[in-house]
This is a predicted structure of a 73-nucleotide RNA (transfer RNA) from Trichonephila clavipes.

RNA sequence: GUUCCUGUGGCGCAAUGGAUAGCGCGUUGGACUUCUAAGCCAAAGGUCGUAGGUUCCAAUCCCAUCUGGGAUG
Numbered sequence: 001g002u003u004c005c006u007g008u009g010g011c012g013c014a015a016u017g018g019a020u021a022g023c024g025c026g027u028u029g030g031a032c033u034u035c036u037a038a039g040c041c042a043a044a045g046g047u048c049g050u051a052g053g054u055u056c057c058a059a060u061c062c063c064a065u066c067u068g069g070g071a072u073g
Stems, first nucleotide, its partner, number of pairs: 001072005007066001010025004018056001027043004049065002052062002
């Protein structure tokens, strides 16, 4: 240089054009308990790497670019 994959709450992942972007762990609060842990109840935390386009509608499709990884020379 060419080519493929990846990017979504603090972490790990889902959602293959549709209505409020969910799950687990974690965090915070509550109740329970003599106290702690476990289990129980609830809450906060995302504008989906960035920017543009297509569409009635985009995390999802297209173009460009960036991060990380693989293959090839």
Its mean pLDDT, the model's own confidence on a scale to 100, is 80.
The sequence is in RNAcentral, with records from Rfam.
Rfam family: tRNA. Rfam classes the family as a transfer RNA.